[in-house]
């Protein structure tokens, strides 16, 4: 410097679930726990996708307050895919 596909060793991360905190919600964080992961390290202001709907808005209902259904990301997910950045041991 190269690739992130095989082998060895030492390690790393941690799904579901449960508890606590937090958020409008999705979700996030911490402790436990291991389904898995060679980038399951980082980027959501790279593109697509998915989740949510506080707020906004349309319709229905109602005297009103309210309530039901739908739409919208400005919210969330990097452990959905592609992409970008970085990278241990060993190998070349």
């Nucleotide at each position: 410097u190269c690739a992130a596909a095989c082998c060895a060793a030492g390690g790393g991360c941690a799904a579901a679930c449960c508890c606590a905190u937090u958020u409008a919600a999705c979700g996030a964080u911490g402790a436990g726990g291991a389904c898995g992961c060679a980038a399951a390290g980082c980027c959501a202001u790279a593109g697509g996708g998915u989740c949510u709907a506080a707020a906004g808005u349309g319709c229905g209902u109602a005297a009103a307050a309210g309530u039901g259904c739908g739409c919208u990301a400005u919210g969330a997910c990097a452990g959905c895919c592609u992409g970008g950045c970085u990278g241990c041991c060993g190998g070349a």

Notes:
The RNA shown here (c-di-GMP-I riboswitch aptamer) has 92 nucleotides and comes from Ruminococcaceae bacterium CPB6. The same sequence occurs in records of 2 taxa. The organism belongs to Oscillospiraceae, within Bacteria. The sequence is in RNAcentral, with records from Rfam and Ribocentre. Model confidence (mean pLDDT): 83 of 100.